[in-house]
C1' cells in the first nucleotide's frame, strides 16, 4: 500500500406447473313453506388424478486409481423422495454495499 478466490450480513432482481376434482367442517350471502331444505362464494383438513424443478435429497459421463464390475467423480443434467402449482411465502442463480481475509503485483 492494489485487494483476487472465497466466507458472512444486508438490500434489490429472480423461473416453472390446477386458485382441478370429490367429501367433511366453519362463515357469509341469496330463495323459502321463514324451526325444514336448497344453491352461491371463501377459509381449513383429508382424499385422488394430473404436472413443475431452481430450497434441500439422490444418481453418473469423461477421467483419475487398479488385474479387475466394487473406490473418487460435476451441473442449470437426469430422478422426483421432499418441496412446490392463484396472491403470499420460499427460491438456484445473480446485482450492490459492508465486514473478514490477503491471492497477484
Nucleotide at each position: 500500500a492494489u485487494g483476487a478466490u472465497u466466507a458472512c450480513a444486508a438490500g434489490g432482481g429472480g423461473a416453472g406447473a390446477g386458485u382441478u376434482u370429490a367429501u367433511a367442517a366453519a362463515u357469509u350471502c341469496c330463495u323459502a313453506u321463514a324451526u325444514a331444505a336448497g344453491g352461491a362464494a371463501u377459509u381449513u383438513a383429508u382424499a385422488a388424478c394430473g404436472c413443475c424443478g431452481a430450497a434441500g435429497g439422490a444418481g453418473c459421463a469423461a477421467g483419475c486409481g487398479g488385474g479387475a464390475u466394487u473406490g473418487c467423480g460435476a451441473a442449470u443434467c437426469u430422478c422426483u423422495c421432499a418441496g412446490g402449482c392463484a396472491a403470499a411465502a420460499a427460491g438456484a442463480c445473480u446485482c450492490u454495499u459492508g465486514u473478514a481475509g490477503g491471492a497477484c503485483g